A computed fold for a 344-nucleotide part of an RNA from a marine sediment metagenome, annotated as large-subunit ribosomal RNA, domain IV. Its Rfam family is "Bacterial large subunit ribosomal RNA".
Context: one part of a larger RNA
RNA sequence: UCAUCCUCAAGGAACUCGGCAAAAAAGCGGCCGUAACUUCGGGAUAAGGCCUGCCAGCCUUUAGGCGCGUAAGCGUUCAAAGAGCUGGCCGCAGCUAAAGUAUCUCUGGCGACUGUUUAUCAAAAACACAGCUCCCUGCGAACUGGCAACAGGAUGUAUAGGGGGUGACGCCUGACCGAUGCGAGAAGGUUAAGGGUGGCGGUCAUUUAUGGCUAACUGCCUGAAGCCCUCGUCAAUGUCAGCGGUAACUAUAACCGUUCUAAGGUAGCGCAAUUCCUUUCCGGGUAAGUUCCGGAGCGCACGAAAGGCGUAACGACUGGAGAACUGUCUCGAGGAUGAGCUCG
Repeated sequence: UCAUCCUCAAGGAACUCGGCAAAAAAGCGGCCGUAACUUCGGGAUAAGGCCUGCCAGCCUUUAGGCGCGUAAGCGUUCAAAGAGCUGGCCGCAGCUAAAGUAUCUCUGGCGACUGUUUAUCAAAAACACAGCUCCCUGCGAACUGGCAACAGGAUGUAUAGGGGGUGACGCCUGACCGAUGCGAGAAGGUUAAGGGUGGCGGUCAUUUAUGGCUAACUGCCUGAAGCCCUCGUCAAUGUCAGCGGUAACUAUAACCGUUCUAAGGUAGCGCAAUUCCUUUCCGGGUAAGUUCCGGAGCGCACGAAAGGCGUAACGACUGGAGAACUGUCUCGAGGAUGAGCUCG
C1' cells in the first nucleotide's frame, strides 16, 4: 500500500450523478390500533403503541372421582391445558440471538397485473398478456413446410382456424377516400403471344399464267388479366393550412374579409420520457431548488387503437421530499487476518 472484517469523540448526507456502500429499526409471536384512495377484493403486518424471563398465590373454563339429589344442579377433591389478576427475584437488556429473519412514510412518471428477455456489460418504460378491433378462410379451408407425393392446420369446421394492430379496467376514439393500398364493377380506351386474312419476298412445279410449300418484312380483323376508368374503404398506408383587419383605456379578438385544400387537429392533455428559445412565467417546498409538485399555454415539433386521457393494486423500473440511521462525509484514527516488502 492492497484485500476482507471490526470499532470510534462531536456532527449526521454537509459525501455523491444518485444515501452507492454501510448502519439502524423491525423481526409473518400476543394485545391494541390503523389514513387517503379503492375496481370494495384491497391498501394492511399500513403507520403507530404496549407486552414477552423465573418463582409464588388467587381466579376462571373443561375432563374424571366422591357426597347430596329422581333429575336439573350444588358442594368438595385431583390432574392437564389455556386466559387473566396480584405479589416477589435478577439483569443494561427476558422471542436475552447461534443460524436465520421486512427499514418506513409522502408525492410524480411509465407499464394495468403474475410472467418473458440480450447464456457471457442492458431485466427495463422493451416483449408477452387477458380484453378490444380489422382482414382472410365453407373444408381436399385459408395459411405453413415440401420440386412433388404428402404432412401440419385438425381426427378441428366460422363460439373454428390463420394473419395484422392495440394492450386490464373506466370515459372515449373527431375530420379527410385527393395520393398509395385493398375490395367491388364493367360501358368505353389501351394492350401480348396466339388465331384468321391480305401485300410483298423465297423456293418448287408446270400449260407463263397459275398452283403447292414457306414466313424475313409489312397491313387489317380477333385477342385475357392488367392499366386508364367508376364506386367503396382509414381500429388500411397516411394527412389534419396561410394572410389581413376588427370591441368606448390598453391588451386580446367571440367577429369579418381573402387565398388554398381531400379535409384543415375535435375531446382530452400540455414547458410533457415530447418545449428550441428555457433555469418560460406564477405558486409550493428549502436559509438558498437548472431537479421536483400544482397552475398557466404563442404545442420550435401532443393528440385520439404507431390509440387519447384517467386509474385502485402491483414493480430488484425511474424522478422529488422526509423520518430513522449511520466513517458516505467534515477528517481522519485505531485494531484483526491475509498478501505485498525484507531475510531465509